[in-house]
Context: one part of a larger RNA
Molecule: small-subunit ribosomal RNA, 3' major domain
Organism: metagenome
RNA sequence: UGACGGGGGCCCGCACAAGCGGAGGAACAUGUGGUUUAAUUCGAUGAUACGCGAGGAACCUUACCUGGACUUGAACGCGCGUGACCGGUGCCGAAAGGUACCUUCUCCGCAAGGAGCACAAAGCGAGGUGCUGCAUGGCUGUCGUCAGCUCGUGCCGUGAGGUGUCGGGUUAAGUCCCAUAACGAGCGCAACCCCUAUCGUUAGUUGCCAGCGGGUAAUGCCGGGAACUCUAACGAGACUGCCAGCGUAAGCUGUGAGGAAGGUGGGGAUGACGUCAAGUCAGCACGGCCCUUACGUCCAGGGCUACACACGUGUUACAAUGGCCAGUACAGAGGGCAGCUACCGGGUGACCGGAUGCAAAUCUCGAAAGCUGGUCUUAGUUCGGAUCGGAGUCUGCAACUCGACUCCGUGAAGUUGGAUUCGCUAGUAAUCGCGCAUCAGCAAUGGCGCGUUGAAUACGUUCCCGGGCCUUGUACA
Numbered sequence: 001u002g003a004c005g006g007g008g009g010c011c012c013g014c015a016c017a018a019g020c021g022g023a024g025g026a027a028c029a030u031g032u033g034g035u036u037u038a039a040u041u042c043g044a045u046g047a048u049a050c051g052c053g054a055g056g057a058a059c060c061u062u063a064c065c066u067g068g069a070c071u072u073g074a075a076c077g078c079g080c081g082u083g084a085c086c087g088g089u090g091c092c093g094a095a096a097g098g099u100a101c102c103u104u105c106u107c108c109g110c111a112a113g114g115a116g117c118a119c120a121a122a123g124c125g126a127g128g129u130g131c132u133g134c135a136u137g138g139c140u141g142u143c144g145u146c147a148g149c150u151c152g153u154g155c156c157g158u159g160a161g162g163u164g165u166c167g168g169g170u171u172a173a174g175u176c177c178c179a180u181a182a183c184g185a186g187c188g189c190a191a192c193c194c195c196u197a198u199c200g201u202u203a204g205u206u207g208c209c210a211g212c213g214g215g216u217a218a219u220g221c222c223g224g225g226a227a228c229u230c231u232a233a234c235g236a237g238a239c240u241g242c243c244a245g246c247g248u249a250a251g252c253u254g255u256g257a258g259g260a261a262g263g264u265g266g267g268g269a270u271g272a273c274g275u276c277a278a279g280u281c282a283g284c285a286c287g288g289c290c291c292u293u294a295c296g297u298c299c300a301g302g303g304c305u306a307c308a309c310a311c312g313u314g315u316u317a318c319a320a321u322g323g324c325c326a327g328u329a330c331a332g333a334g335g336g337c338a339g340c341u342a343c344c345g346g347g348u349g350a351c352c353g354g355a356u357g358c359a360a361a362u363c364u365c366g367a368a369a370g371c372u373g374g375u376c377u378u379a380g381u382u383c384g385g386a387u388c389g390g391a392g393u394c395u396g397c398a399a400c401u402c403g404a405c406u407c408c409g410u411g412a413a414g415u416u417g418g419a420u421u422c423g424c425u426a427g428u429a430a431u432c433g434c435g436c437a438u439c440a441g442c443a444a445u446g447g448c449g450c451g452u453u454g455a456a457u458a459c460g461u462u463c464c465c466g467g468g469c470c471u472u473g474u475a476c477a
């Protein structure tokens, strides 16, 4: 100087407390461990691995296994030689591939010739998801959006170092004020950026319809309008600016005023010096090592989907604030041409057959909980839907291993879950549906967004956890 203490003081955070809803019990989905296997490819492992890399494993992907094949090879260039190549047909084969036959060249140039393409062979060299993340770059997690981390000059100390950065207040903040052997500065904080909440100006189609006219069974449907909503560009607006009290000041308090908004308005992006030899050589790059008729390459099939079990994360439930039936209402944000599809017809249905509009503020994909009425009456049930049988639909060369969905039948566990444990402070939790990426299809209950309905509670900081500052002790570095 740090680190540590079941030392002290001060202060924060859904850290506790106060509340609401969950997990832990059940079934299933998914990841992991383990076991099994020819293979169950590899990585990630307290917090900071485990719906993680994977934002799509039937083939492909694919790295794994079994079997069949290739050896300048699935890449490129150079020089040498030969020839068209491509394509088609037959045979062998699971395919890759092998083989026989047929067909026999394009472009440039007057020509000579050149270029393209294929094959053979040789080499310089290719190739490796082989190893090392403890050789590395880049990127990332975490402490932590915590308020810290440093420097120049000066001063103090023999020196390591200290001071500044401490003290008194204050703040979300090393934020600011006062004091001060320190005076300044940098990286962080804040602000500048984006979205959102109010208003104005400009603009008015594909969006809008107040007033006027026309029309319909009905609809901005038509003429028209530019008010309103909205769209999207530019501005205004919030700064403790004003008032009162307290205070030297910074600032704090106020059911103060005004205001759409009040003291960082709400949300996002933004992550200091560093820590964990943290993670990644399998995104990519790269040093070294290793393989080179194989640890490279091609192909078929299998595997990554196994299953006594253990754990994590989720979905669905155990019902009446509910299940079922009928009627009826209201979003936002997105997507669409190998696409989204109105409408019509067929089918109980998944879907199919026609047909039209839309490269889209124009066409299209489209809500559910809700509300109204009826029924069920506390039951393992009209709860719950696992599992299994049958029949189908769709995608795709192909759904056996191993897809999703539909219909009929079947109808398991489960009656609110031990110790323990997680999230959340407001348009939040909880609840309800919708969309997108990936994608032929889909194992999505995942991930990322969007809106609907919409709470309870916070006395407080003694305690648990993590963190910041000062101080003290130390047999630690």
Stems, first nucleotide, its partner, number of pairs: 001477002003474003007471007015461002019424005026316008034307002042053002064302007077124002081119003087102006105116004127291002130289003136285002138280003141276001143274001148187006154163003167178003193268004198236007208225002212223003239262001242256001243254004318417001322376007334365003339358002343354004383414001388409007430453001432451005